Predicted 3D model of a 91-nucleotide RNA (c-di-GMP-I-GGC riboswitch aptamer) from an uncultured Desulfobacterales bacterium. Its mean pLDDT, the model's own confidence on a scale to 100, is 85. It was read from a public genome assembly, where an Rfam model found it.
[in-house]
RNA sequence: CCUGAAAAGGGCAAACCAGCCGAAAGGCUGGGACGCAAAGCCACCGGCCUACCUCCUGCGCUUGCAGGAUAAGGCGGCGGGGCUGCCGGGC
Numbered sequence: 001c002c003u004g005a006a007a008a009g010g011g012c013a014a015a016c017c018a019g020c021c022g023a024a025a026g027g028c029u030g031g032g033a034c035g036c037a038a039a040g041c042c043a044c045c046g047g048c049c050u051a052c053c054u055c056c057u058g059c060g061c062u063u064g065c066a067g068g069a070u071a072a073g074g075c076g077g078c079g080g081g082g083c084u085g086c087c088g089g090g091c
Stems, first nucleotide, its partner, number of pairs: 001090004011036002016031006034077001040083003044080003047075004054069006
C1' cells in the first nucleotide's frame, strides 16, 4: 500500500418495547439483535426527512385552519470527502 475467505480476542447495534427530551424530523438511557471491517469521529459536498418561527396563497374572522416556500434543525445504519484505528492475509 492492497485486501476481508477462514480464525482469535473483542466492538457496535436495525426493527420493536419502556422512560426522558423535542413542535416535528429525531435524540439520549435501558432492554433487544436485523445487520456492520470502520455501523469509530467530523454535517465539508450531494441526497433525504422535519419545519414551531418567518413569508406567500386560499378559507375563516380574532388570531385559527389548509397548501406552498423557507430561517433553522435532523439523518454518518444514503453516496462522496477528511481524520483515526484492532486482528488476519497478500505485496